[in-house]
RNA sequence: CGGGGUGUGGCCCAGUAGUCUAAGGCACUUGCUUUGGGAGCAAGGGAUCGUGGGUGCGAAUCCCACCACCCCGA
Repeated sequence: CGGGGUGUGGCCCAGUAGUCUAAGGCACUUGCUUUGGGAGCAAGGGAUCGUGGGUGCGAAUCCCACCACCCCGA
């Protein structure tokens, strides 16, 4: 320098245009339980989707540029 991939709550990840409000697991908070811890049960809070722009009635999802990381090639 060229090509490809990934980027979504603290962490792992699903969702690839609308109907439902971004689902789920771990973690966290509260309560119950326990002598206590752990485990278990119930409830709850937290992401607007890497950044900026575009298309469209409507974008996490499509398009463009950029940023970060990973892989391949030179």
Molecule: transfer RNA
Organism: uncultured bacterium